Description
This is a predicted structure of a 94-nucleotide RNA (SAM riboswitch aptamer (S box leader)) from Hymenobacter coccineus. The sequence was found by an Rfam model in a public genome assembly. NCBI's taxonomy places the organism under Bacteria, Pseudomonadati, Bacteroidota, Hymenobacteraceae, Hymenobacter. The prediction has a mean pLDDT of 84. Rfam family: SAM riboswitch aptamer (S box leader). Rfam describes the family as follows. The SAM riboswitch is found upstream of a number of genes which code for proteins involved in methionine or cysteine biosynthesis in Gram-positive bacteria.

C1' cells in the first nucleotide's frame, strides 16, 4: 500500500519540550503564542486481537472479565455538510 470484515452519538488528561499553524479533504464552524499542532513522561478510556470465565446449536457462535501482552484513543457526534462512498482505527489476506 490494496482488497475483505467490523466499528464509531458511550468513556477517558496532567506535566516538560518545541514554537504557528491546527481540527484528513471541500465549505462552515472550533481550537491557537493566555502556546494549539506535534513530541516525550507519566496517567487514564474502551475492549479489536490476544489472554482468562461460562454457556451454547462447539474448526464456531454468544456473554462477561481484561493486572500483564498487540494496537487504538483522550476538544467539540468522525465538530457539522459533503464526496459516483471520502477519512479513521481494528482484525485477516495479498
Nucleotide at each position: 500500500u490494496u482488497u475483505u470484515u467490523a466499528u464509531a452519538a458511550a468513556g477517558a488528561g496532567g506535566c516538560g519540550c518545541c514554537g504557528a499553524g491546527a481540527g484528513a479533504c471541500a465549505g462552515g464552524c472550533u481550537c491557537g503564542u493566555g502556546g494549539a499542532c506535534g513530541c516525550g513522561c507519566c496517567g487514564g478510556c474502551a475492549a479489536c486481537c490476544c489472554c482468562c470465565c461460562g454457556c451454547u446449536u462447539u474448526u464456531a457462535g454468544c456473554g462477561g472479565g481484561c493486572c500483564c501482552g498487540g494496537u487504538g484513543c483522550c476538544a467539540a457526534g468522525g465538530c457539522c455538510u459533503g464526496g459516483u462512498u471520502c477519512g479513521a482505527u481494528a482484525a485477516a489476506a495479498a